[in-house]
Context: one part of a larger RNA
RNA sequence: GACGACGCUGGCGGCGUGCCUUAUGCAUGCAAGUCGGACGAGCCUCUCGGAGCUUCGGUUCCGUUAGGCUAGUGGCAGACGGCUGAGUAACACGUAAGUAACCAACCUUCCAGUGGGGGAUAAUCCGCCGAAAGGCGGUCUAAUACCGCAUACGAUCGCUCCCUGAUUGGGAGUGAUGAAAGACUUGUCGCUGGAAGACGGGCUCGCGUCCUAUCAGGUAGUUGGUGGGGUAAUGGCCUACCAAGCCGAAGACGGGUACCUGGUGUGAGAGCACGACCAGGCAGAGGGGGACUGAGACACGGCCCCCACUCCUACGGGAGGCAGCAGCAGGGAAUCUUCCACAAUGGGCGAAAGCCUGAUGGAGCGACGCCGCGUGGGGGAUGAAGGUUUUCGGAUCGUAAACCCCUUUUCUCAGGGAAGAGCAAGGACGUACCUGAGGAAUAAGCAGCGGCUAACUACGUGCCAGCAGCCGCGGUAAUACGUAGGAUGCAAGCGUUGUCC
Numbered sequence: 001g002a003c004g005a006c007g008c009u010g011g012c013g014g015c016g017u018g019c020c021u022u023a024u025g026c027a028u029g030c031a032a033g034u035c036g037g038a039c040g041a042g043c044c045u046c047u048c049g050g051a052g053c054u055u056c057g058g059u060u061c062c063g064u065u066a067g068g069c070u071a072g073u074g075g076c077a078g079a080c081g082g083c084u085g086a087g088u089a090a091c092a093c094g095u096a097a098g099u100a101a102c103c104a105a106c107c108u109u110c111c112a113g114u115g116g117g118g119g120a121u122a123a124u125c126c127g128c129c130g131a132a133a134g135g136c137g138g139u140c141u142a143a144u145a146c147c148g149c150a151u152a153c154g155a156u157c158g159c160u161c162c163c164u165g166a167u168u169g170g171g172a173g174u175g176a177u178g179a180a181a182g183a184c185u186u187g188u189c190g191c192u193g194g195a196a197g198a199c200g201g202g203c204u205c206g207c208g209u210c211c212u213a214u215c216a217g218g219u220a221g222u223u224g225g226u227g228g229g230g231u232a233a234u235g236g237c238c239u240a241c242c243a244a245g246c247c248g249a250a251g252a253c254g255g256g257u258a259c260c261u262g263g264u265g266u267g268a269g270a271g272c273a274c275g276a277c278c279a280g281g282c283a284g285a286g287g288g289g290g291a292c293u294g295a296g297a298c299a300c301g302g303c304c305c306c307c308a309c310u311c312c313u314a315c316g317g318g319a320g321g322c323a324g325c326a327g328c329a330g331g332g333a334a335u336c337u338u339c340c341a342c343a344a345u346g347g348g349c350g351a352a353a354g355c356c357u358g359a360u361g362g363a364g365c366g367a368c369g370c371c372g373c374g375u376g377g378g379g380g381a382u383g384a385a386g387g388u389u390u391u392c393g394g395a396u397c398g399u400a401a402a403c404c405c406c407u408u409u410u411c412u413c414a415g416g417g418a419a420g421a422g423c424a425a426g427g428a429c430g431u432a433c434c435u436g437a438g439g440a441a442u443a444a445g446c447a448g449c450g451g452c453u454a455a456c457u458a459c460g461u462g463c464c465a466g467c468a469g470c471c472g473c474g475g476u477a478a479u480a481c482g483u484a485g486g487a488u489g490c491a492a493g494c495g496u497u498g499u500c501c
Stems, first nucleotide, its partner, number of pairs: 001500003005496004011373006017366002019331001024329003028326003033076003038073002041070005048063006083284003093208003097204003102201002107197008115149001117147002125138005155177009182189003210256003217247003222244008259281004263274004286307005309320004337363001339362003345359001346357004376406004386397004411438006420429001445490003449486001450471003456485005466473002
């Protein structure tokens, strides 16, 4: 100097920042939905028509127009955003390359298509089982859901050939295989096959990345090969067989510790230490394992199994996962509101209107930090009173106060009032700012005063009580303990403690 905590004290504002410990357990609410312009139903409202009843006000039923709501089928999104740092010493991260070994939904550009059919199923209705969670059976039905057929510029696979340093790259020919969906409405949004781009990702490799030798040998899928499997893709990634290799004092293997980086702190620098907030990457979602769906997951608010725990139960069986935002308990020296809003930025869905968004924007709490401002300014000696001290003359607090004049930053009240909105409208914040009125009014503490180290006296105490970072003070005049006066330092802070430089 920096960072968190504690003690005393505390006026305001701006900008930041706030569970470092139990990756402990969680009540409650919210945090991921959306599309009716993909689809069939049901319900409600409205328009019109018909029929019945009518107390002529209406009302019931059927059909119809338009709108809305609900669960369901279907699509897209739930792999982003948000949180945490347990694990990890590793191609995890950083940097620089490779991919002739790869993927790619949404978006952009280009090429070529969008023909003709089929069978189901949820919802609904009926029946049944169950305490519940939920489930079973029968019947009906739609689609941009599902499945054949046709077609195939590209594409994939096989064969033949050419180019390239190169087996999976590029090109030519030929055979086989494989597509599609409509909606609203008259031009849009879609759908299918392919090529390229962009964004994003997978994999591989050079170099760098803590301590320990009181860890010296380690290794059987181990190292390599062949065949096969698997993957988007290379590969012992997996498997069968064959060979016996591979790593290691330039530290293998083991143990400990630790997410990594941009950066942060300190320092003249070199360096040393650290990795909170913000940004990038990685990893995790009660512990462990697994796959499904999908362009993408081995998936925080999805599924299945085991374990631990909690809850419900009619004892047969079920439900759950805050390391999301608030909040609670516990732990701890210690860390906040069960707030407001989608107005802005961004995201998802939608043709749009719009809906959702504890991301985000804001407000609240905490001097936790940095910065800024204030707690008044000028005059005022009889040096008042009072305190302290005294050699009793005085000295000092001290122009300090009183008193006079002035101001209003702040504060209170009243009135006005933005920008933030870059489509018209639309502002959670609710203010900032401006004007007027009032009144010095609402606002100073903390530590230390023996030397280091700026600042001294009195009283009390008497090796006691106590102080102390080091040296050391205290045993009757203590500038070192306690109190008071004074003076010193810093100041809405000041000290103490811990850690790093």
Model confidence (mean pLDDT): 82 of 100. This is a predicted structure of a 501-nucleotide part of an RNA (small-subunit ribosomal RNA, 5' domain) from an uncultured prokaryote. It matches the Rfam family "Bacterial small subunit ribosomal RNA". RNAcentral holds the full RNA, with entries from ENA.